[in-house]
RNA sequence: GUUUGAUCCUGGCUCAGAUUGAACGCUGGCGGCAUGCCUAACACAUGCAAGUCGAACGGUAACAGAACUAGCUUGCUAGUUGCUGACGAGUGGCGAACGGGUGAGUAACGCGUAGGAAUAUACCAUGAAGUGGGGGACAACAACCGGAAACGGUUGCUAAUACCGCAUAAUCUCUUCGGAGGAAAGGGGGCCACUAUUUAUAAGCUCUCGCUUUUUGAUUAGCCUGCGUCCGAUUAGCUAGUUGGUGGGGUAAAGGCCUACCAAGGCGACGAUCGGUAGCUGGUCUGAGAGGAUGAUCAGCCACACUGGGACUGAGACACGGCCCAGACUCCUACGGGAGGCAGCAGUGGGGAAUAUUGGACAAUGGGGGCAACCCUGAUCCAGCAAUGCCGCGUGUGUGAAGAAGGCCUGAGGGUUGUAAAGCACUUUCAGUGGGGAGGAAGGCUUCAGAGUUAAUACCUCUGGAGAUUGACGUUACCCACAGAAGAAGCACCGGCUAACUCCGUGCCAGCAGCCGCGGUAAUACGGAGGGUGCAAGCGUUAAUCGGAAUUACUGGGCGUAAAGCGCGUGUAGGCGGGUUAAUAAGUCAGAAGUGAAAUCCUAUAGCUCAACUAUAGAACUGCUUUUGAAACUGUUAACCUAGAAUAUGGGAGAGGUAGAUGGAAUUUCUGGUGUAGGGGUAAAAUCCGUAGAGAUCAGAAGGAAUACCGAUUGCGAAGGCGAUCUACUGGAACAUUAUUGACGCUGAGGCACGAAAGCGUGGGGAGCAAACAGGAUUAGAUACCCUGGUAGUCCACGCCGUAAACGAUGUCAACUAGCUGUUUGUGUUCUUGAAACGUGAGUAGCGUAGCUAACGCGCUAAGUUGACCGCCUGGGGAGUACGGCCGCAAGGUUAAAACUCAAAUGAAUUGACGGGGGCCCGCACAAGCGGUGGAGCAUGUGGUUUAAUUCGAUGCAACGCGAAGAACCUUACCAUCCCUUGACAUCCAGAGAAUUUUCUAGAGAUAGAAUUGUGCCUUCGGGAACUCUGAGACAGGUGCUGCAUGGCUGUCGUCAGCUCGUGUUGUGAAAUGUUGGGUUAAGUCCCGCAACGAGCGCAACCCUUAUCCUUGUUUGCCAGCGAGUAAUGUCGGGAACUCCAGGGAGACUGCCGGUGAUAAACCGGAGGAAGGUGGGGACGACGUCAAGUCAUCAUGGCCCUUACGAGUAGGGCUACACACGUGCUACAAUGGCGCAUACAGAGGGCGGCGAACUUGCGAGAGUGAGCGAAUCCCAAAGAGUGCGUCGUAGUCCGGAUUGGAGUCUGCAACUCGACUCCAUGAAGUCGGAAUCGCUAGUAAUCGUAGAUCAGAAUGCUACGGUGAGUACGUUCCCGGGCCUUGUACACACCGCCCGUCACACCAUGGGAGUGGGCUGCAAAAGAAGUGGGUAGUUUAACCUUCGGGAGGACGCUCACCACUUUGUGGUUCAUGACUGGGGUGAAGUCGUAACAAGGUAACCGUA
Repeated sequence: GUUUGAUCCUGGCUCAGAUUGAACGCUGGCGGCAUGCCUAACACAUGCAAGUCGAACGGUAACAGAACUAGCUUGCUAGUUGCUGACGAGUGGCGAACGGGUGAGUAACGCGUAGGAAUAUACCAUGAAGUGGGGGACAACAACCGGAAACGGUUGCUAAUACCGCAUAAUCUCUUCGGAGGAAAGGGGGCCACUAUUUAUAAGCUCUCGCUUUUUGAUUAGCCUGCGUCCGAUUAGCUAGUUGGUGGGGUAAAGGCCUACCAAGGCGACGAUCGGUAGCUGGUCUGAGAGGAUGAUCAGCCACACUGGGACUGAGACACGGCCCAGACUCCUACGGGAGGCAGCAGUGGGGAAUAUUGGACAAUGGGGGCAACCCUGAUCCAGCAAUGCCGCGUGUGUGAAGAAGGCCUGAGGGUUGUAAAGCACUUUCAGUGGGGAGGAAGGCUUCAGAGUUAAUACCUCUGGAGAUUGACGUUACCCACAGAAGAAGCACCGGCUAACUCCGUGCCAGCAGCCGCGGUAAUACGGAGGGUGCAAGCGUUAAUCGGAAUUACUGGGCGUAAAGCGCGUGUAGGCGGGUUAAUAAGUCAGAAGUGAAAUCCUAUAGCUCAACUAUAGAACUGCUUUUGAAACUGUUAACCUAGAAUAUGGGAGAGGUAGAUGGAAUUUCUGGUGUAGGGGUAAAAUCCGUAGAGAUCAGAAGGAAUACCGAUUGCGAAGGCGAUCUACUGGAACAUUAUUGACGCUGAGGCACGAAAGCGUGGGGAGCAAACAGGAUUAGAUACCCUGGUAGUCCACGCCGUAAACGAUGUCAACUAGCUGUUUGUGUUCUUGAAACGUGAGUAGCGUAGCUAACGCGCUAAGUUGACCGCCUGGGGAGUACGGCCGCAAGGUUAAAACUCAAAUGAAUUGACGGGGGCCCGCACAAGCGGUGGAGCAUGUGGUUUAAUUCGAUGCAACGCGAAGAACCUUACCAUCCCUUGACAUCCAGAGAAUUUUCUAGAGAUAGAAUUGUGCCUUCGGGAACUCUGAGACAGGUGCUGCAUGGCUGUCGUCAGCUCGUGUUGUGAAAUGUUGGGUUAAGUCCCGCAACGAGCGCAACCCUUAUCCUUGUUUGCCAGCGAGUAAUGUCGGGAACUCCAGGGAGACUGCCGGUGAUAAACCGGAGGAAGGUGGGGACGACGUCAAGUCAUCAUGGCCCUUACGAGUAGGGCUACACACGUGCUACAAUGGCGCAUACAGAGGGCGGCGAACUUGCGAGAGUGAGCGAAUCCCAAAGAGUGCGUCGUAGUCCGGAUUGGAGUCUGCAACUCGACUCCAUGAAGUCGGAAUCGCUAGUAAUCGUAGAUCAGAAUGCUACGGUGAGUACGUUCCCGGGCCUUGUACACACCGCCCGUCACACCAUGGGAGUGGGCUGCAAAAGAAGUGGGUAGUUUAACCUUCGGGAGGACGCUCACCACUUUGUGGUUCAUGACUGGGGUGAAGUCGUAACAAGGUAACCGUA
């Protein structure tokens, strides 16, 4: 960050950090310091990695020197001599057991840490003693022989510091304490003072290196022990040399290490055994720490050296570059035999994402040998390769605004890249070229001097001086000079997390993505670009670890509802445990000592120019051990106590348990009586019972089950559970009183007991009820809900099962912490003796303080505050499933995973919406009525169909006489034809022309051609403004698309009464309060109350109109009174009263009275009044909803067309017609039609107009034309009505469609396609199925009138008046709405959500006849090499011998042990397997609708 509309919590997933022996992608200047096969302990070509000593030895193959001999060209050749320097091979000594590599094995005394005793220790140090005298061999070598080779064989010679005796010896070893055993080797340098002899040498002396025995030490190694050291219990039992003892053997050494005998032990829930994984540690990475992960480089230990086994030698090995055997593999071979082991350094192949040179040097450090020089050393020091990591440096610095050009964006002004560049002035690190130049070197050698030793001036050793020398790295570090900005910047990211934004392209495509998620035509999320951000010689990605993650919680979590309390008790181990005193010192605390390797980390200082790196010192290493103290607490021991616990005694309460007995009501069945046609059942029915007599009713009988009332939030029990009465037996709890025991307690893993219902087994029983089943209904279906039947079962006895939403979803025990009220049951006190009051215990309920809680809620019966112990949880699904084990007769139970998949799943509360939830209220919503629609004909609109086109839009209410207040052309957007391309229309430029008028030709016309007419207006005289034509390009134009990009306008809920805000308050919060409640209203209208107080938009009022009156005014209106005139008329004079008109006022406010109501608001009734409770009507439409409608009124973003999707023209179409629907008109008739006569409106309109009167026509009209731009004239006749007449219930004297004929009018033009008139024709239709619409008063119904549009064309629309009803009990129901409340798994909000089967695709997984591997147990077989034992046989130098032989050895044979290998039979694990089971995920599939609302049968749990 992510679950939600929002919130809080729970909870997972994900990210930001640090790190790495890394790899990959892009990029790459330098240096320093580090690091570099994590995979195949796979296989290895080639070279090197362990030799050295001639001062141990015999010697002399090669090299050099010297001497001698020979030849002779007198300095050359050949030969000889081990004489010298040296030295191949050999004997011998020391080393090779170190150093170097690797991590396969190992869960172990392997490692770490702290200790221990029964040991060895070459070389080294130290002390003591010795080093006398002999002997026999074997290599080399020579000869011969075998073999391809490797390598041998025989005979013979020879030396030693090689080998073997003898002597001697201890403070040595053994011992039976008498004693016995028991070693050696010499080499080198020097000297003659002492002895000997002639010099000179020998004996000798001296120095030194050795040798032998031994002491002590040091070092190293072996052994033993405590503690620590991964996972799995779906591994619970393991063990026969096993555990111990005795004797013996064996070892350097303790020990079952081995053997014989004896005993039967030993280990294990504190996890044995078995399986899996793994070298361990110092450390490293991370982390605040505790921890977690890890064990490269460096250091310590271990193990291994092709695989397995074995010993030899040696101080040390069971031996990486040794041996033997077996096996696999590779190589050589003459086929007979042989050779080999890079997990040393390089290197090769292979594997792999991936890891370097077949380099230099022993100069330094270290190791081996040697007296030493020196030799060896792939240890090591260096170099090479690699950005693999860490650290440092550079890629320039300053100045520079015309803010250049270019790029990108743009509201077109500009902005940005950006002082960036260019330009100017500087610098030269690094790289380059040239020159100079430390340190790493100490030693060793030669020589001189001195000292020590000595007989000694010798040798040797030590000290000092001098001399010549020793560097792989190395063209070193470092310094100087030269030249020139010159050679040196990339990578990732820019939606949020997370620093950084725009344009273009794309259009759920291509793609991105760590999580959430982007992309369906305006993408800051894809790709590119510009710009920006971050890091930088690197940057990203991937992988991995820790962190964040308090999501394993020791530090530091939880379990009422989120995951989580075992169904309940009893009790073992274990854990924990009341008071006092004393002792002890195991835990605990303190001091001291030892150890805790070095390196690392940390601190300080120092050395490389700094840093990384390195050095020195300190601190630390939180640990373990030993020891000395302390004694509070815990433990242990001892003694005591009574508050915990238990026991005794007493009287009470109780559906506690088990067994037995008994009762009444009811159902059913049976028998009998009475009695007749129904009964039963349901929403309604039917199946069913009944004339063979049911049901009903009366009487009797049988049988089983359950126990009405009492009965309660009652009581009892551990829980499950227990309910008629009585009896017997029996468990527990509570209380009261004293007494007793003396911590005897709490909890409780395993174990054991109990454990509803269903189910199982055996045997009974069976009235009612009732799974299964049958039938009847319902239904689209109905394997259901409803009905009629009905079997298991329910009941009893015995035995299993062991589960439930077994719930208070709350483990048990103890202590503490405000109150109030009820109830059950003990008991005390008081008195006024009561159905009393006040106490005190034990239960059980309701509220509630503090506190707790995510909230809901809990709250002395805690979910508060603490303690003790147990159980359980760690995202959702897969799954309480699979496999395995245990239990069960079975059903099944219990224990209990993983792969895979998702980014959520969940809890509580909030606001809405919804409910076939509830309450209150309203509305022509129903009801009560009146009149219609739906049936007919026609008109009109729509759908559909048709068509070249039937232009487009509107589509439930809220599209359909709607846009359209009016399609013959036009309109017109559509179709086919013809025609134009700067265009029909706008602006700009250039040129020409006044504009214009008229005529002719072609053509359907647009258009084209020809002719004609005409010189205008303004002027500063330059020109300008209209208009027409031509030309070029910018552009015009589009009723083309997107109403889901928009503005504006409109519809709708709805004229419904609602919608909000500020402040305050409540709540962690979303939110709530206000706005709810009690009344009232048409109204959130008003009143009262209230943690609310106010306010806004709505309601109402203000506006218009209408109804009454007053006042003012008076023409075109009016005419009462006065006058005049006419056949008649306000016609005229005049009047201003009345009506009307149009300005201004008044009036109505629940104001008054009575009643009801809380005295309020208000309601009811009344008075007055023209009007009475918003008087009637209109305009006025809150916050919002429907991505509602409109791009075709208009405007507009984006996209699209541009000789066409633009423009023009004539014609056609929008008017089609099997059909369906909506809205209307006219009717079906007598409340009527027709004819004649006659009365009364209002509101409008009129100059391209209304048009009087007159004439004419049957008529529509025509002709003529007065008056009137209209309170004056005209349209204009109102009609229903009224009066009279006729028709007489008929398809008519109703109805008028359709059709024929003849006309009128409008208009260029009535064919497609107008209206009207006359004559003729005279269709359907006799009141309309299901269904459905409007209307509550001047309303419905009915009657006509006018207007807009308009040349003409209304049954439509909009207005106007005339006549003028009926009904409303009421709110149960239908529809819509408002408020409150409730439930919710809905929030795209029920047109919601969502479950399961089936079908298809993919994925992982279980079963599976089996099949193939790995590991392993047991029982056997087998037996190489070797060691040990035995020994017939063969054989043998040293010693002994009586010389025969013996001692001892070797070979052979044999026994024991044993590797490889083989057989049989088990276990375990992996892979695979026809088929099969469920699971998961997928596009919009199929069938139903199980759940969420009372989800339409409340849901859920267990079982069948």

Small-subunit ribosomal RNA from uncultured Thalassotalea sp., 1504 nucleotides, folded computationally. It matches the Rfam family "Bacterial small subunit ribosomal RNA". Lineage of the source: Bacteria > Pseudomonadota > Gammaproteobacteria > Colwelliaceae > Thalassotalea.